Two RNAs folded together computationally: RNase P RNA and transfer RNA, 448 nucleotides in total. The coordinates come from a structure-prediction model, not an experiment, and the mean pLDDT is 78. It holds a member of the Rfam family "Bacterial RNase P class A". Its family is annotated with dimeric ribonuclease P complex, ribonuclease P activity and tRNA processing in the Gene Ontology. Rfam classes the family as a ribozyme.
């Protein structure tokens, strides 16, 4: 210098003017109440403090919290998780390790328990697809020269997959038939908390794949979700209690009138349920920053400091100037002009995962080339 | 905000326990008719919403993502 790997952080800055939400704090003013030198509560105004994110998103996991159900425990069903150890309030998350795979490497990826508990499936092709099997072929024998009978599974062929691989011996041809190495299965013993690793020796090889098919094993899980839930509570309509009037000469319906038919009410006071609406839940918390200690790390302990949105059909905005970054044009040049600057916005809160994202900064490491 | 469902041909829908995707309507051509419709014969048309994974093989199983639809505040 070129190419690459891992991790952390930011994601516009400063100022002027005009607004919005929040009583966190102070002051002024006004109203109401009371136990009245004052206190409490409400309204309005001024100043001050605070006011979106790394994902606020998807709602995919795990919790807090609330209501409902539930005597306790066990078993079953259903759903989820799945190498081992640790972290955590908990997790399907994170850290460390093991094993497998990829990369020259830094490093990355893995739903990674069990196929000897059982059931099921393996299309097409192929002789044969798991209690296997012979199309071509090789070898022996027989005959009418093209076949028949028998042996074999080394070679060809099919397929995603063909019942160990390579070499040698052996044989009519062959074959773990025999031998060596590799692979596979078992395994005394040794190391490790464990997953797992190493492995004397034994076995001639039997035991294919699929569990993101059913299933088995181990562990976890009661259901619903802040539109949960609790409290206060108008107007109108309807319900109930009591009192008063009325008992058909009244009122209503049958479209109107008459006749006929059907129904029974009116006023007042009070009460409970419940709607609109209001309040609570609602933000000080598994909280943030720094220092130090333990730990490889995730993380934990201690100390100090800080308070960091709380809206509720829903605030967090608009505009101007300067600067920053990228692109284009003009100019000898300091410079000037134009365009652009992402993904996206709280809604009970928290821990994760996943997905989207213009641009920028920092740290560590690997490979190649060159120079000293 | 919270919870649930759907996506397959132009339209409406099937697709069982993974094996290579169909039906009806619509469309093209031919026949029938003087002509049209109806009818009959025949034919074409598919990123199975997108991406990734498991598997020999995925519309189907798993993960992720996009679009659309529905329910819950709501009682009488």
């Nucleotide at each position: 210098g070129c190419g690459g790997a891992g991790g952390g952080c930011c994601g516009g800055g400063c100022g002027g003017c005009c607004g919005c939400c929040u009583u966190c704090g102070a002051c002024g003013u006004u109203c109401g109440g009371c136990u009245u030198c004052g206190c409490c509560g409400g309204g309005c105004g001024u100043c001050u403090g605070g006011g979106a994110g790394g994902a606020a998103a998807g709602u995919c996991c795990g919790g807090a919290c609330u209501u409902c159900a539930u005597g306790a425990a066990g078993c079953g069903a259903c759903g989820g998780u799945g190498c081992c150890g640790g972290g955590u309030a908990a997790c399907g998350c994170c850290c460390g390790g093991g094993c497998g795979g990829g990369g020259c490497a830094a490093c990355c990826c893995g739903a990674c328990g069990g196929a000897u508990a059982g059931c099921g499936c393996c299309a097409c092709a192929g002789a044969g697809a798991u209690c296997a099997g012979a199309c071509c072929g090789c070898c022996g024998c027989c005959c009418u020269c093209g076949g028949g009978c028998g042996g074999c599974a080394a070679g060809g062929g099919u397929g995603a997959a063909a019942c160990g691989g390579u070499g040698g011996g052996g044989u009519a041809a062959g074959a773990g038939c025999c031998c060596a190495c590799c692979g596979c299965g078992g395994g005394a013993c040794g190391g490790g908390c464990a997953a797992c690793c190493g492995g004397a020796c034994c076995g001639g090889c039997a035991c294919g794949g699929c569990a993101a098919g059913c299933c088995c094993c181990a562990c976890c899980g009661g259901a619903a979700g802040c539109a949960a839930u609790g409290c206060c509570g108008a107007a109108u309509a309807g319900g109930g209690a009591c009192c008063c009037c009325g008992c058909a000469u009244g009122g209503g319906c049958u479209g109107c009138u008459u006749c006929g038919g059907c129904c029974c009410g009116g006023g007042g006071u009070c009460c409970g349920g419940g709607u609109a609406g209001g309040c609570a839940g609602c933000u000080a918390g598994a909280g943030u920053g720094c220092a130090c200690c333990g730990g490889c790390a995730a993380c934990g302990a201690u100390g100090c400091a800080c308070c960091c949105a709380g809206a509720g059909g829903a605030a967090u905005g608009g505009u101007c100037g300067c600067c920053c970054c990228g692109g284009g044009g003009c100019g000898c040049a300091u410079g000037c002009c134009c365009c652009g600057g992402a993904c996206a916005g709280a809604a009970u809160c928290c821990g994760g995962c996943u997905u989207a994202c213009a641009g920028g900064c920092c740290c560590u490491c690997c490979g190649c080339g060159u120079c000293u | 905000g919270c919870c649930g469902g759907u996506g397959u041909a132009g339209c409406u829908c099937a697709g069982c326990u993974g094996g290579u995707a169909g039906a009806g309507c619509a469309c093209g051509u031919c026949a029938u008719u003087c002509g049209u419709a109806a009818u009959g014969a025949u034919g074409g048309g598919g990123u199975c919403g997108g991406g990734g994974g498991u598997u020999c093989g995925a519309g189907u199983c798993c993960c992720u993502u996009c679009a659309c639809c529905g329910g819950c505040a709501c009682c009488a």